[in-house]
Context: one part of a larger RNA
């Protein structure tokens, strides 16, 4: 000077509490440990690995394992030599393909030359030599991105002052603050990096423009329907302004900085939300994105194909989804969203099927057409508490769809079938508002899909907070130390 203390003393935070809803127990759905295996590729490990890398393992992918091939090689440059039967294209024949034999057809540019045909170049091919290749090893040799402390309020630096120095001081103190945020004080004055702020969205409004979006008002039509004339009022798009700054009042503080109330205002005290992540910590990830030393490897750790494995299952774990019902589940009928996404696509109408799809072909490069039915909710029956008309695994049966191709391994439909499961022990997690609950919809990867995940979106829409004694993590002083 730090660091640590079951020293203090202030102070914050869904850290306690106050409340709601859950995991722990069922069953399945994913990920990991074990185990198994020929192989079950690697990786990621307390927070801060476990629906993580993987925004899509049936072939591909793919790294693995068996096998069957290849050695200048699947790819990338250069030297040297080669030949016109050549490169590519089509067939056959063998093979599980990769590949291997063979046949057939067949090429560019310059000079010469009527032509025939001859030289010569360059790609391309063959040899054959330098080298390629490695998801090989190190992540404790790095780049370069990330995660974390933590969106916490701290981290420094010039120049003076103090100290023999290591340092110190500013940065400490008394206020306030979400904030080392401002005030006052002050041997300090100032300065940067981080807070703020400027950026995006959202929430009010003015003006500008009026199609593919609106339709009050007028006038046409219809069974309907902005459907049509035709308008710019409104809704909406999207542009450019305004608008919130404690500006304003009343108390309070120390006249300060701020803090309580209250006007007016859509909005009030950073309004909501994002994006933004300081100096460092974890030798914290990641050599399998990328890029890279070093090391190893070279008829194989490289390349290429066929099949299999990553999807195994006595079991533990974490993360979720359905539920265990009556605030409910059947069945009808009816309402009202954002927000995306589509031409190798999105698919209307009708038309067949119970259905999943299927035949159909309008219309859209999309405010114009299409996915698309939003669902919860609200009315009406119905069921009467029961392992049930709850609950759906499981499992048989018969179909659809993607694909060369669903046995290993896909996903969806109908019919049957109808397990545990009657709210979960010690334990634990999230949240303070349009939040949690709860309810659909969308999208990216993608043919197809194991999608309950993961981003996004909008319907309904709570409760509680008396407060810092306890638990946890942080900041900031002050102490103590036999650490460093």
């Nucleotide at each position: 000077u730090g660091a640590c203390g079951g020293g203090g003393g202030c102070u914050c935070a869904c850290a306690c509490a106050a409340g709601c809803g859950g995991u722990g127990g069922a069953g399945u759905a994913u990920g990991u440990g074990g185990u198994u295996u020929a192989a079950u590729u690697c990786g990621a490990a307390g927070c801060a690995a476990c629906g993580c890398g993987a925004a899509g393992a049936a072939c591909c992918u793919u790294a693995c394992c068996c096998g069957g091939u290849c050695u200048u090689g699947a790819c990338a440059u250069g030297g040297a030599c080669g030949g016109a039967u050549u490169a590519g294209c089509u067939c056959u024949g063998u093979g599980a393909a990769a590949g291997c034999a063979g046949a057939g057809u067949g090429a560019c540019g310059c000079u010469c030359g009527c032509a025939a045909g001859a030289g010569u170049g360059g790609a391309a091919c063959g040899u054959u030599c330098a080298c390629a290749g490695g998801u090989g090893u190190u992540g404790c040799a790095u780049g370069a991105c990330u995660g974390u402390c933590g969106u916490c309020a701290g981290c420094u630096c010039g120049u003076g002052u103090c100290g023999u120095g290591a340092g110190a001081u500013g940065u400490u103190g008394g206020g306030u603050u979400a904030a080392g945020u401002c005030c006052c004080g002050u041997a300090a004055c100032g300065a940067g990096c981080g807070a703020a702020a400027c950026c995006c969205u959202u929430g009010u409004u003015u003006c500008u423009a009026g199609u593919u979006g609106c339709c009050a008002g007028c006038g046409c039509g219809u069974g309907a329907u902005g459907g049509c004339g035709g308008g710019g009022a409104c809704u909406c798009u999207a542009g450019a302004g305004a608008g919130a700054c404690u500006g304003c009042c009343u108390g309070u503080u120390u006249u300060a900085a701020g803090c309580a109330g209250g006007a007016g205002g859509a909005a009030g005290g950073u309004g909501g939300g994002g994006a933004u992540g300081a100096c460092g910590u974890c030798a914290a990830g990641u050599c399998c994105u990328c890029a890279u030393g070093g090391c190893c490897u070279u008829u194989a750790u490289g390349a290429c194909c066929a099949g299999g494995g990553c999807u195994a299952c006595a079991c533990a774990c974490g993360u979720a989804c359905u539920a265990c019902a009556a605030u409910g589940g059947g069945u009808g009928a009816u309402a009202c969203a954002a927000a995306g996404g589509g031409u190798u696509g999105c698919c209307a109408a009708g038309c067949a099927g119970u259905g999943a799809u299927g035949c159909g072909g309008a219309g859209c490069c999309a405010a114009u057409c299409c996915c698309a039915a939003a669902a919860a909710a609200u009315c009406a029956c119905u069921c009467c508490c029961a392992g049930u008309u709850c609950g759906g695994a499981u499992u048989g049966a018969a179909g659809g769809c993607u694909g060369c191709a669903a046995c290993u391994c896909g996903c969806c439909u109908u019919c049957a079938u109808g397990a545990a499961g009657c709210c979960g022990g010690a334990a634990u997690c999230g949240c303070u508002a349009g939040u949690a609950a709860u309810c659909g919809c969308g999208g990216a990867u993608c043919a197809g899909c194991u999608a309950c995940g993961c981003c996004g979106c909008g319907g309904u829409g709570a409760a509680u907070a008396u407060g810092u004694u306890c638990c946890u993590g942080a900041g900031c002083c002050u102490u103590g130390u036999a650490c460093a």

The part of an RNA shown here (small-subunit ribosomal RNA, 3' major domain) has 484 nucleotides and comes from an uncultured Planctomycetota bacterium. The prediction has a mean pLDDT of 83.